[in-house]
Molecule: transfer RNA
Organism: Candidatus Peribacterales bacterium
């Protein structure tokens, strides 16, 4: 230089182009307990980034950045 893959809460991860983007560990509030842990009810936190097409995009399309891979 050319390609293919991937990028969603602090982390792992899920979602036929259609619900308010859910679920697990963590955090946090309360209830329980002498004090804690476990246990049971809550809450906060996410679609890398800009345009495109759509009535409607996290999901298709196109570039851009970021890991990772093949081949030169």
């Nucleotide at each position: 230089g050319u390609c293919c893959c991937c990028g969603u809460a602090g982390g792992c991860u899920a979602a036929u182009g259609g619900a308010u983007a859910g679920a697990c560990c963590a955090c946090u509030g309360g209830c329980c307990u002498c004090c804690g842990a476990a246990g049971c009810c809550g809450g906060g936190a996410g679609u890398a980034c800009a345009g495109g097409u759509u009535c409607g995009a996290a999901u298709c399309c196109u570039g851009u950045c970021g890991g990772g891979g093949g081949c030169a």